[in-house]
Context: one part of a larger RNA
Order: sequence, then structure tokens, then C1' cells
RNA sequence: UGACGGGGGCCCGCACAAGCGGAGGAACAUGUGGUUUAAUUCGAUGAUACGCGAGGAACCUUACCCGGGUUUGAACGUAGGGAGACAGGGGUGGAAACAUCCUUUUCAGCAAUGACUGCCUACGAGGUGCUGCAUGGUUGUCGUCAGCUCGUGCCGUGAGGUGUCGGCUUAAGUGCCAUAACGAGCGCAACCCUUAUUUCCAGUUACUAACAGGUCAAGCUGAGGACUCUGGAGAGACUGCCAGCGUAAGCUGUGAGGAAGGGGGGGGAUGACGUCAAAUCAGCACGGCCCUUAUGUCCGGGGCGACACACGUGUUACAAUGGGGGGUACAGAGGGCAGCCAUCCGGUGACGGAGCGCCAAUCUCCAAAACCCUUCUCAGUUCGGAUUGGAGUCUGCAACCCGACUCCAUGAAGUUGGAUUCGCUAGUAAUCGCGCAUCAGCCAUGGCGCGGUGAAUACGUUCCCGGGCCU
Repeated sequence: UGACGGGGGCCCGCACAAGCGGAGGAACAUGUGGUUUAAUUCGAUGAUACGCGAGGAACCUUACCCGGGUUUGAACGUAGGGAGACAGGGGUGGAAACAUCCUUUUCAGCAAUGACUGCCUACGAGGUGCUGCAUGGUUGUCGUCAGCUCGUGCCGUGAGGUGUCGGCUUAAGUGCCAUAACGAGCGCAACCCUUAUUUCCAGUUACUAACAGGUCAAGCUGAGGACUCUGGAGAGACUGCCAGCGUAAGCUGUGAGGAAGGGGGGGGAUGACGUCAAAUCAGCACGGCCCUUAUGUCCGGGGCGACACACGUGUUACAAUGGGGGGUACAGAGGGCAGCCAUCCGGUGACGGAGCGCCAAUCUCCAAAACCCUUCUCAGUUCGGAUUGGAGUCUGCAACCCGACUCCAUGAAGUUGGAUUCGCUAGUAAUCGCGCAUCAGCCAUGGCGCGGUGAAUACGUUCCCGGGCCU
């Protein structure tokens, strides 16, 4: 000077408390450990690993294992050599890669030559092999916490201190006052995006109040620029006004006004100096080391999907605020041409066939909870759907290992879960569905978004956890 203390003071945070819903018990999904295995590729491991890298493991991916090939090599460049289809078609062996055989035999130019293609030779290859404790870059975390520093001056022999302390205040080292300090920088805040109100401008594919036409119905048509909406430019919120307290900063109020606050409107982007020799040599790059007829490379098959067990994260439930049947409404945000598919027909259905429109504010994917009627009457059930048998649909060269979906049958555990533990303060929790990326298909119950319905509680800061300042 820091760090630490079951030292002290002050202050924050879903940290506790007050509430609501979960996890821990069950079945399944998924990741991990362990075990097994020819291989179950590798990495991530308290918080800060474990639905993580992976935003798609049947082949491919793929790095692992077994087997079969190959050695200037799977790709590219330069130089030299020889060739003219080295490309296409067909045959044989083979699991394929590959090996081998038959056949057709480039282009421009008069030519020299040039272009192109692949072959041979030479030089540069290649490595997801090791080291993240040699590194760059990127990332997690403390933490969106309010801190971290510098110049000059002053103090101290010096390390250093001061400033940055003290009082008040703030979400904030945010401000005000005081002051051997005076200033400044990186952070805070603001500037940026979005959402909530409104004005102006502009109306097509959006809209429809008035007028006219028109339909089974319908902005369907003429038309309109009012409304909704779309998207561009502005306004608006600032303790600006009032009252009280205060030197001030600021605080307080059933205050006014207002679409909006009792003063940061809500959300996002934005992450200081640094910490953890934190993570990553398997995204990429890169030093060093190692392999070079193999630790490179090509192919077929297998594995990454194993299963006594243990843990994490989830999904579905255990039911009546519910399950089944019938009827009937209302979104937002996105996607769509090897696509989205209206409508009709066939099928119980997944789906198949025909086929309109749409490169989309035009066509289409497209809601569910809710609401109305009805049934079930507390039971392992008309709850729950695992598992298994059978029959199918679709994608794809191919669903045995190892896909999703449909129908019939089957109908397991489970009656609210021990110690313990997690999330959340408002359009939040809870609950309901929808979309997207990846993608042929999909093991998505994951991730990222979107809207519908829509609560309870916070006395307070003694205690638990983390953090800030002073001592």
C1' cells in the first nucleotide's frame, strides 16, 4: 500500500423477509460422471462445466474403431518433359475406393506458336498431433458494481500520501458545500435503437366515414384522404409550474397540468483499470516440439445412440379452476420458388391426387387457452400416458444398428414429492399457443423471438449471500 476478520459505522442488490410458481419423489427427453467397448472422437468441471462448443451425428458431417486402397499425395502455384480428350460411353473384379480392358479422339492460327485438359518429374505439401503455463484474437466472471487513474502543486528520508477525505445528496466518484490542493482522463449519465401520445407530409398491395353501384356474403367496384395503419420529418417530460423543508445540491406532496413520471416512463445496445497463469492451439491465426509409404489421405462398415448405477437441465403428469365430444371468436412477429400452398376429390389418419394464387402490406403458412352447450362424479378413473404388438405415411441412394409422423390395440410408474434448493416486484410471475435459424428428413420437450389471458406480495434491513465507501 493492499487483502482479510464469527471488528465497528454508513449504504445497496429478488440477498433475506412477504408472496406466487417450481426443482428434489414418478415416467420420458437431453447433457455429464462412471462403467463397458474394437471404438464408445475431442474439449468444457464451484460460483463462471453439465439442452455447454453442437443454430440439426442414419451415409456425409467425423476428428474415433475395424477392414481395403494410396504415397508429390484430396486442393492450388511455378518450371521442365512428353500427350491430344486424360473428358464422355460401355465391360470385368470389388463392399466401395480402386484396379483393369474396349471404344469415340481438343480448339485458334498458313505456319511458328498459343490456349485448354489431364499425366510424369522437381520445388513449395499435409497433420482436428502436443503445449491456452510460449502467444494473437475472442469470450466468461466479479458487474452495468461505481469505481480506476493521470499532470502540476503540496506533505513524507522513502515506500507512498493528498486530490478520491469530511457533511448533505444521488441509481451513480451524481451533484452541492467544505477543503493544500487545482485541474484532467477512462468509466456513470447523455448522445443511438425500440415502445407509449400527438402534429405535419405522403397514400399502395393497407383503410372505408360520406356519396354511388353491387353481392348469398364481402372495400367487391367507382370514389375518398376523414379514421385505422404504414414510414419520413417534428413536438412532447424538464423538479418546467405550485406549496412546504433546506445555505445549496436536493427531498417531500391523495398538488395542478398531462397520453406519459411523483422525477431514470418501459425495454435494448453500450461492460472502466483490472482479477481468476479462468476458457479456447478442435473456428481462425501463430512460436516451439513431433509424424512424413504415416500421427497424411481416399473408401466400405461400425461407433459418437452402449447401460448395474450417480448428478444437472427440461418435458409430461398425478386431475373437476379438470378430461372427452360438439359449436363459435380474436393476435403479433416472422418465413416462402428444388418454396408457401387456397379450393376440390380419395383416405379414419399421417398423407396422396388434381389444381388457383403468390418472388408477396396483394397469395399463403395461420392460432391456442378463452366463450357457449353437453358428458364424466372422485375412482389408479372417460386422470395419466410410458412401454410393447400389428398395420401404414413421408423424406432420403439407403431408416437393421439409428428418423419423424399416423391409425388400431396395449395401458407402466405416478394420488403433489425428505433434508435441501431455484426463479420472479407488473403487462412481471404463472398460463396459452404461434414463428424462425440449422435443416432432404429429424430424435426440438432445446435455443432465439412473438403475441393472447393475466395475479399475489414487499412490515422492514436483525439474520443468510454478494457488493460499495470510511475506519